[in-house]
RNA sequence: GGCCUUGUAGCUCAAUUGGAUAGAGCGUCAGAUUCCGGUUCUGAAGGUUGGGGGUUCAAAUCCCUUCAAGGUCG
Numbered sequence: 001g002g003c004c005u006u007g008u009a010g011c012u013c014a015a016u017u018g019g020a021u022a023g024a025g026c027g028u029c030a031g032a033u034u035c036c037g038g039u040u041c042u043g044a045a046g047g048u049u050g051g052g053g054g055u056u057c058a059a060a061u062c063c064c065u066u067c068a069a070g071g072u073c074g
Base pairs, nucleotide, nucleotide: 001073002072003071004070005069006068007067010026011025012024013023019057028044029043030042031041032040050066051065052064053063054062
């Protein structure tokens, strides 16, 4: 330098090949339980879907560009 893969919550990951309000587990916070803590239960907060642009009635998903990480070829 060429090609491929990946990027979604603090962490690990879903999202049925474009369609309902982007969810789950862990973690965090609050409450219940307990003499206190843990366990368990209930609830809540937390996201410009790496950045920018485009296509579309509609984009995490398709296209272009760019950034980062990994792989492969020379």